Annotation: The RNA shown here (small-subunit ribosomal RNA) has 1406 nucleotides and comes from an uncultured bacterium.
RNA sequence: AGCGAACGCUGGCGGCAGGCCUAACACAUGCAAGUCGAACGGAUCCUUCGGGAUUAGUGGCGGACGGGUGAGUAACACGUGGGAACGUGCCCUUUGGUUCGGAACAACUCAGGGAAACUUGAGCUAAUACCGGAUGUGCCCUUCGGGGGAAAGAUUUAUCGCCAUUGGAGCGGCCCGCGUCUGAUUAGCUAGUUGGUGAGGUAAAGGCUCACCAAGGCGACGAUCAGUAGCUGGUCUGAGAGGAUGAUCAGCCACAUUGGGACUGAGACACGGCCCAAACUCCUACGGGAGGCAGCAGUGGGGAAUCUUGCGCAAUGGGCGAAGGCCUGACGCAGCCAUGCCGCGUGAAUGAUGAAGGUCUUAGGAUUGUAAAAUUCUUUCACCGGGGACGAUAAUGACGGUACCCGGAGAAGAAGCCCCGGCUAACUUCGUGCCAGCAGCCGCGGUAAUACGAAGGGGGCUAGCGUUGCUCGGAAUUAUUGGGCGUAAAGGGUUCGUAGGUGGGGAUACAAGUUAGGUGUGAAAACCCUGGGCUCAACCCGGGACGUGCACCUAAGACUGUAACUCUUGAGGUGUAGAGAGGGUGACGGAAUUGCUGGUGUAGGAGUGACAUCCGUAGAGAUCAGCAGGAACGCCGGAGGCGAAAGCGGUCACCUGGCUACAAACUGACACUGAGGAACGAAAGCGUGGGGAGCAAACAGGAUUAGAUACCCUGGUAGUCCACGCCGUAAACGAUGAUAACUAGAUGUUGGGAGAAUUUGACCUUUCAGUAUCGAAGCACACGCGAUAAGUUAUCCGCCUGGGGAGUACGGCCGCAAGGCUAAAACUCAAAGGAAUUGACGGGGACCCGCACAAGCGGUGGAGUAUGUGGUUUAAUUCGACGCAACGCGAAGAACCUUACCUGGGCUUGACAUCCUCUGAAUACGGUAGAGACAUCGUAGGCCCGCAAGGGACAGAGAGACAGGUGCUGCAUGGCUGUCGUCAGCUCGUGUCGUGGGAUGUUGGGUUAAGUCCCGCAACGAGCGCAACCCUUGUCCUUAGUUGCCAUCAUUAAGUUGGGUACUUUAAGGAGACUGCCGGUGACAAACCGGAGGAAGGUGGGGAUGACGUCAAGUCCUCAUGGCCCUUACGUCCAGGGCUACACACGUACUACAAUGGCCAAGACAAAGCGAAGCAAAGCAGCGAUGUGGAGCAAAUCGCAAAAACAUGGUCUCAGUUCGGAUUGUGGUCUGCAACUCGACCACAUGAAGUUGGAAUCGCUAGUAAUCGCGGAUCAGCAAGCCGCGGUGAAUACGUUCCCGGGUCUUGUACACACCGCCCGUCAAACCACGAAAGUUGUUUGGACCAGAAGCUGGUGGGCUAACCGCAAGGGGGUAGCCAGCCAAGGUUUAAGCGAUGAUUGGGGU
Repeated sequence: AGCGAACGCUGGCGGCAGGCCUAACACAUGCAAGUCGAACGGAUCCUUCGGGAUUAGUGGCGGACGGGUGAGUAACACGUGGGAACGUGCCCUUUGGUUCGGAACAACUCAGGGAAACUUGAGCUAAUACCGGAUGUGCCCUUCGGGGGAAAGAUUUAUCGCCAUUGGAGCGGCCCGCGUCUGAUUAGCUAGUUGGUGAGGUAAAGGCUCACCAAGGCGACGAUCAGUAGCUGGUCUGAGAGGAUGAUCAGCCACAUUGGGACUGAGACACGGCCCAAACUCCUACGGGAGGCAGCAGUGGGGAAUCUUGCGCAAUGGGCGAAGGCCUGACGCAGCCAUGCCGCGUGAAUGAUGAAGGUCUUAGGAUUGUAAAAUUCUUUCACCGGGGACGAUAAUGACGGUACCCGGAGAAGAAGCCCCGGCUAACUUCGUGCCAGCAGCCGCGGUAAUACGAAGGGGGCUAGCGUUGCUCGGAAUUAUUGGGCGUAAAGGGUUCGUAGGUGGGGAUACAAGUUAGGUGUGAAAACCCUGGGCUCAACCCGGGACGUGCACCUAAGACUGUAACUCUUGAGGUGUAGAGAGGGUGACGGAAUUGCUGGUGUAGGAGUGACAUCCGUAGAGAUCAGCAGGAACGCCGGAGGCGAAAGCGGUCACCUGGCUACAAACUGACACUGAGGAACGAAAGCGUGGGGAGCAAACAGGAUUAGAUACCCUGGUAGUCCACGCCGUAAACGAUGAUAACUAGAUGUUGGGAGAAUUUGACCUUUCAGUAUCGAAGCACACGCGAUAAGUUAUCCGCCUGGGGAGUACGGCCGCAAGGCUAAAACUCAAAGGAAUUGACGGGGACCCGCACAAGCGGUGGAGUAUGUGGUUUAAUUCGACGCAACGCGAAGAACCUUACCUGGGCUUGACAUCCUCUGAAUACGGUAGAGACAUCGUAGGCCCGCAAGGGACAGAGAGACAGGUGCUGCAUGGCUGUCGUCAGCUCGUGUCGUGGGAUGUUGGGUUAAGUCCCGCAACGAGCGCAACCCUUGUCCUUAGUUGCCAUCAUUAAGUUGGGUACUUUAAGGAGACUGCCGGUGACAAACCGGAGGAAGGUGGGGAUGACGUCAAGUCCUCAUGGCCCUUACGUCCAGGGCUACACACGUACUACAAUGGCCAAGACAAAGCGAAGCAAAGCAGCGAUGUGGAGCAAAUCGCAAAAACAUGGUCUCAGUUCGGAUUGUGGUCUGCAACUCGACCACAUGAAGUUGGAAUCGCUAGUAAUCGCGGAUCAGCAAGCCGCGGUGAAUACGUUCCCGGGUCUUGUACACACCGCCCGUCAAACCACGAAAGUUGUUUGGACCAGAAGCUGGUGGGCUAACCGCAAGGGGGUAGCCAGCCAAGGUUUAAGCGAUGAUUGGGGU
């Protein structure tokens, strides 16, 4: 794009078309083929007696046309073009004739039979019915002598007929070339088969039939068989070539319930004729009969599905007739159906408060939308009334009072369907929540769905719109036009060679192919162009063009072909040389392994990562000598050689194939390829017979391991070897068929030839034949190939057409078997695959880094306690965080509060915000009930502005808008944060390369902490990161000295005071460090190493600073926020409880286990902080927590504040202790409304576990680890946690093999939610299709035999018999019957093919 369509929703009118695609299933009823009285006799009726009408029968013509259907048919059936051996009613045409006789049979009458259908006998009769004679131009046959053979009248003057004959037209029969589906898992078929001679038969050629003779004919160019199918013009599609199709219309064929048969006839083997057989249906008196809608309507049935039992012969056409006319379900019309095509309508103009309503909303508005309403106007179609055709030039109109015209009323009666994620035009809201559902493909739906359902809006088409089915297209996806085969599917394992295909140079002939012109044909319709008719269109009519084809004629002679001639370059042959693991046979050789014998000799050997099995004191292994046997051939040896491939390796001999070079005076296209076919064909395997040293499937043992039917070890049989015979496959690979030609080079190497110059080793130039690496053009998806092509061409062969199923099943062929060759389908998936890219990954590689390992120090894991988590429990134990990167985390501090949880009690515009109305200042104090929230009572009190009306703040009451939610979603979000990781990376512009993804830059050589820098480079630059800039600390300088400091001077108990500002210190600003200098290394680089100077040296130490991104990482309970949810509760207030529970498990800490220690005494040295609802001194009291006290201090001034480890002295002496301090008791202190659940601290008493911690695991590289104390935030109180501060102060780093993490380059990849990936097979469960199967069953076809209806042919015909002959008898002829042949159904048997089904079983798919 299309359709004979169907289904769903919807449906106003008209025109033109179309309408059982299925059951060639069965059919009720009616109709569809009759007509002629001018062929004939009769009968009946009428009669004006002239005649007329009707018609059963005889007869003629027509029922062979028209109409239907597509079952069969793969065929001369159809299409196209030819041909010769034919027929032909009616029609046209030519010539001639139309004469004389005869005998019957229907009807009818009579008599019967039968239920009926129908039928029998006898008798009468006409004809254009039948028969005979004559004539016979012409005609036919012929042995060329001859023979055969016709007619019909009607009517009454016009004709129509009849017979014979000539030619024609149209029609039909027959033959031939070419074309016409699929299957080779159908390869052989054929006996009237092929041909001949003769005969028969036919309208006609012919094995069409028969007799005889011959043995042919068809087939790989696909016979036979099987399946499917009416063919064509055309139709649909397509740019075309093609593909699909064969409804309607037209041509041909075939068929008429199934099968067979003939009759009549011009024509049939006959749809509405006959006979027989069979099935079915109907009638029946059971004896017999009748029937055939695939004609038109119609019925049942089948089906997704296809119409009225209509009108008319008016037109066109047909039959009959002289004609009037009759008949005509052909046809013309009407009816039904949106089945299709075409046309028209469902109103038009104006109309903004952009109405109402709907929908959405950011709440403003937007949209529906000029749409509606409203106003004005029109009347096509439909409706009503009136007129009224053409079709028919006289009559006749079914359609039809139709088309058309006029008038009338009134916007009146007339819109739906599908879609809106992309493809693909058209978007929002709500509902739903992987449900319901959608879906053509991709795919949507798991709580914000433009994809489901609804609504609003929009898009498309429109009396239709969608869906389904089918065909072509897109699909170059079967490729002729127009594809491929190295790796995507695809080169046969190799060679030889048959058929076939293709084929070198020159000249000649022919003209088959080819080319050109012409002629005929290619039906009409259709398509196309053009003109015309219906108002237009669809539709119809006229004209033209086209029809690529076939046949014939003429011409050309290039190319192909054919015939014959010739040539030498292809090919072959000859000669001379040459290389070689080419093949076969035989002989020989040495080394080694193993075994045996003997000698020497003693305890191990062998084997492995390490063992063990094993061998050995019965003497191994080692070593020496000898013997035996089998297999394989070191060095040479090489990307070297040979061979068709498989393959070939010691030496020699014999036999033998191929190849190369050179020469040239031979042959003369002999060539290439090669379906079938034949031969060869690794290894393994098989058969028979040998052989057997080593090796070695199977097997055994030992190890390894979770296991180890393996890898390793010790043994070991087939086999490996030989001969003969099979097998016929391999990643048989260059994954690359053979042959020939052409198309830059460079470099090796093997075997020949030629040349130059030689120093005689060789080298150089060139050429032929091989073999290899790189590479230009070109090709290629890329990888790559590149004279040995995967380049450019030619010829021939093989092969491919999505993945799986499957190289499987079945069948066939081969094989001893194993198995091989050939080779499907059902079913299932939306992919499978190639090459390359970027990542990620690897028990891949290279380089590098990091407390990553190693080297060290100290811990954790064991104990007790603290704290967090899980689990459990509970009314509640609120919630979140879960590897690193949750677990002393949110929480910088849960007794109430906090608090979100639970129980109970209250409130409902609310505890909190804004708006409105009314009232009142607010507020303070006191009382009562109650657990309190709260309720209630009393007293006091009376603000600010102000124009004096009111307003404001605050409080109370009321109504509604609203508040409120630590309710859900961190997977809707913002913001913030963690992590890889302070790792060195991540990108961009332009350019270049690539079809592209992408690459390059960013890789490489060095170097660095660093993508840091240098050099090189198709790259050149740039950005975010790195570094630097910032803070702090380390040195110095300047400035400034109070509350700081004190060297000098004075003074004091005391920097206390005067004084000073040098030092320390404080806090502002500067300086300083940059590989700057020197030496070496390095590439004259970057940089590194060493050194000097310096407080500091190569980033000086520390901090802040976190690229592109990853983890849907964390957080809706900080905050903000979309959506959802609650609204007398999921909000809010209150009391009490809980978050503090406790068989248990884990994380993180503290304290210890002790002598490097504990205790006692007395004695030193910090930094950084904090302090007014605060820090608090001195003093006093208390053992102490603390109390009292209150100086001082908003702080360099006062206070917290004692630093501790440490040093000194003393004591303890290795023990569950003078270690350790848990637990518990008693008594206290402090904070606080309140320490019961549930705080901290003190004193006394108690004195648990624990004696250094399994597997495992953590931190740390220098002022670090370890150890010691101090401060702060939070905070009424509560710190073993967190954040800071200083004191003391180590050890070790050889190094980068390994573990972990990371970076760069490279490599492999079947991974890409990226190795926590992907993925294989069994087993278990379910479903599906298929194979096998003892069988069972159906169907088709063939063979053999039996049988033999009707019919035809032949014979016979004693029965019967009108026409002719005969005077008659009789004859001739015919015929019933009978017989024979052929033959349908049917029967028996057999074979093959194809199905269906089958317990069980096998693999396959999901």
The prediction has a mean pLDDT of 86. Rfam family: Bacterial small subunit ribosomal RNA. Its Rfam clan is "SSU clan".